[in-house]
RNA sequence: GCCUAUUCUCAGGGCAGGGUGCAAUUCCCUACCGGCGGUAUGUCCACCCUGUGGACGAGCCCGCGAGCGCCUGCCGCGUUUGGGCAGGGUCAAGCAGAUCCGGUGAGAAGCCGGAGCCGACGGUGAUAGUCCGGAUGGGAGAGAAUGAGG
Repeated sequence: GCCUAUUCUCAGGGCAGGGUGCAAUUCCCUACCGGCGGUAUGUCCACCCUGUGGACGAGCCCGCGAGCGCCUGCCGCGUUUGGGCAGGGUCAAGCAGAUCCGGUGAGAAGCCGGAGCCGACGGUGAUAGUCCGGAUGGGAGAGAAUGAGG
C1' cells in the first nucleotide's frame, strides 16, 4: 500500500423586492438554490522542479440515491374502484427532469464568454424546486477506529 470483517460518525440548499386578488412565499415580473460517484484542454499548492505528486473543479455528459409507481403480505379500514401499515429489490424499466451558441485549442460534454432550460409525492382559502407533512425516516456515498489474512 491492497483485500476483507466488525463497529462508530457524517451525509441538501433555496421566495429578498414588487403586481393582481377577499384570499397566493403556490399565479405574474423579478429573486434565490443545486445530493453522491465518475469523467477533465481548467485553477491552486508542494517538491529531489523541464517532470512528479496533491487539493479543488458539470443541476442539464455517464451512472447512482431519495420520491412516486410496481410487486408481496397484513388490517375488528372499507368494499365497485379503494385506503392505511409493513416488506421487496434479483422492477431499471413504468414516471423519473433539463444545453445550446460563440471563443480558445490537436482535441471541449466538463474551460472562458453569452443566452437558455430543469426540479417527486401528499397538503393548502389559489396552481409550490424554495411553505407545511411523511422525515428525530431512508440513503447514493464519505471518513474514522479496531481485528485478521495476503
Predicted 3D model of a 150-nucleotide RNA (FMN riboswitch aptamer (RFN element)) from Desulfobulbus propionicus DSM 2032.
The model forms 100% of the base pairs in the Rfam consensus.
The coordinates come from a structure-prediction model, not an experiment, and the mean pLDDT is 76.
The sequence is in RNAcentral, with records from Rfam and Ribocentre.
The same sequence occurs in records of 2 taxa.
Its Rfam family is "FMN riboswitch aptamer (RFN element)". Rfam links the family to the GO term FMN binding.
Taxonomically the source falls in Desulfobulbus propionicus (Bacteria, Desulfobulbia, Desulfobulbales, Desulfobulbaceae).